[in-house]
Molecule: c-di-GMP-I riboswitch aptamer
Organism: Acididesulfobacillus acetoxydans
RNA sequence: UUGUAUUAAAGGCAAAUCCAUCGAAAGGUGGAGACGCAAAGCAUAGGGUCUAAGGUGCCGCCGGCACUAUGACAGCCUGGCUGCUACA
Numbered sequence: 001u002u003g004u005a006u007u008a009a010a011g012g013c014a015a016a017u018c019c020a021u022c023g024a025a026a027g028g029u030g031g032a033g034a035c036g037c038a039a040a041g042c043a044u045a046g047g048g049u050c051u052a053a054g055g056u057g058c059c060g061c062c063g064g065c066a067c068u069a070u071g072a073c074a075g076c077c078u079g080g081c082u083g084c085u086a087c088a
Stems, first nucleotide, its partner, number of pairs: 002088004012037002017032006035075001041081002045078003048073003054068006
């Protein structure tokens, strides 16, 4: 440096759920809590998924429906960067 992966050692992260809070929502943040994760570390380049405030159109019109990210998900996948240990 490359490959393999948790066998060992040291560790790390933290799903669902609950409380608080931000947000129109998806979801985020903090605390509790562990389903799991060898990158479940960082960052939206591509795809995918979620939401629809605003916008547009329609309708039976003080309401509803459909479409649409500029919003969100890195614990959806691919790609990029970085990192511990062991073996080869």